């Protein structure tokens, strides 16, 4: 100098003009009540904030809400190598194993095949306690013999098929061979010894000798799992009805006013302690609460407030840890909308790209800046993302 691998940050900026949404000050209107004053409503102005790394997908985990005597079984679902972080996770770190790649690195539905079922297509003899195609060796006939066919027995070492062939290689041995034996290796069981918090890693020694693969098949082990969601949830307020109360008012029946409780109305069905009917996840035991509760058919209302953004919250310095994180100290407030807010315009001015001038610095002219917007809020994971920049690390050539 080229590649290549991991990682970060940015993804416009500055000025001006109009316009928009929340909060908070200031000064003034309007209505309602009988007033002090309180509540609504709305102007003028002054200052303060106003999308995002992924707001996205809805694939996990929680806060928080509300419901459950919150139990036991059965099913279901979810995780699967250790050790640690974290509120918690299927996340994140580090590390062990196996695979890939010179290498930095990267990839892994990593427990179990000796608990049982299945599958291994096609070729092949014969695909799991399998198997004789071609063959090797021994006998008997066919011959006096040899080759050759044939029967009858041992044989898996050699060849062949196939992704895979029931341990390699070398020898003893043997009618021919075979772990039938020996040696060395691999693999497994078992036993020591170091190392390590462990998941494993070295060594050593013994022994049958060796009885595939596939659980992102079915399945068995281990360990974890209440439901429901901000449209959760609270709270006013309206309302058709019907009940109480005070008041007007009518000769009285009636009618109107306001206040508080209730929560609509007709019909059928079934039940009230011998429990309808509802919870407890889906079933099922047990448990609890219950007077109402289902259905058909007509009707009201469907609007304010809260919930709501101050947090497992960001910075930054220090300390502990290989890291992920954690601890102390200090500082900071960065949208809260509800048909749903940040546009428009205008100048310069960034990175980019095209062209043209210039010997260069650089000057003109044009073109254009990605994925793409909240809606309870937080920690993951995943997807998309023009374009520029920065830094670690391996590898390769050059040069000193």
């Nucleotide at each position: 100098c080229g590649a290549g691998u991991c990682g970060g940050c940015a993804g416009g900026g500055c000025g001006g003009u109009c316009g928009c949404g929340g909060c908070g000050g200031g000064c003034g209107g309007u209505g309602u009540c009988a007033a002090c004053g309180a509540c609504a409503c709305g102007g003028c102005u002054c200052g303060c904030c106003g999308a995002g790394g992924a707001a996205a997908g809805u694939c996990c985990g929680g806060a928080c809400u509300c419901c459950g005597a919150a139990g036991g079984g059965c099913a279901g679902g979810g995780u699967g190598g250790u050790u640690g972080c974290u509120a918690a996770c299927g996340g994140c770190a580090a590390c062990c194993c196996g695979g890939g790649g010179u290498g930095a690195c990267c990839c892994g539905c990593g427990g179990g095949a000796c608990a049982g079922u299945g599958c291994c297509a096609c070729a092949g003899a014969g695909a799991a306690c399998a198997g004789a195609c071609c063959g090797c060796c021994u006998g008997g006939c066919g011959u006096g013999a040899c080759c050759c066919g044939u029967c009858a027995g041992g044989u898996a070492a050699g060849g062949g098929u196939g992704a895979a062939a029931c341990g390699g290689u070398g020898g003893u041995g043997u009618a021919a061979g075979a772990g039938a034996c020996c040696a060395c290796c691999a693999g497994c069981a078992c036993c020591c010894c170091g190392g390590g918090u462990g998941a494993c890693c070295g060594g050593g020694g013994u022994g049958g000798c060796u009885c595939g693969g596939u659980a992102a098949a079915c399945c068995c082990c281990a360990c974890c799992c209440g439901g429901a969601g901000c449209a959760a949830g609270g709270u006013c307020a309206a309302g058709a009805g019907g009940g109480a109360g005070u008041c007007c008012u009518u000769c009285g029946c009636g009618g109107g006013a306001c206040u508080c409780c209730u929560g609509c109305g007709c019909a059928g069905g079934c039940g009230u302690u011998c429990g309808a009917g509802g919870g407890u996840u889906g079933c099922c035991c047990g448990c609890c609460c219950g007077a109402g509760c289902c259905u058909g058919c007509g009707g009201g209302u469907a609007g304010g407030c809260c919930g709501c953004u101050a947090g497992a919250g960001c910075c930054u310095g220090c300390c502990g840890g290989c890291a992920a994180c954690g601890g102390c100290a200090g500082g900071c407030c960065g949208a809260g909308a509800u048909g749903g807010a940040u546009g428009a315009c205008c100048g310069c001015u960034c990175a980019c790209c095209g062209g043209c001038c210039g010997c260069g610095a650089g000057g003109c002219c044009g073109g254009g800046g990605a994925c793409a917007g909240g809606a309870u809020c937080c920690g993951g994971c995943u997807u998309a993302c023009a374009u520029g920049c920065c830094g670690g690390c391996u590898c390769g050539u050059c040069c000193g």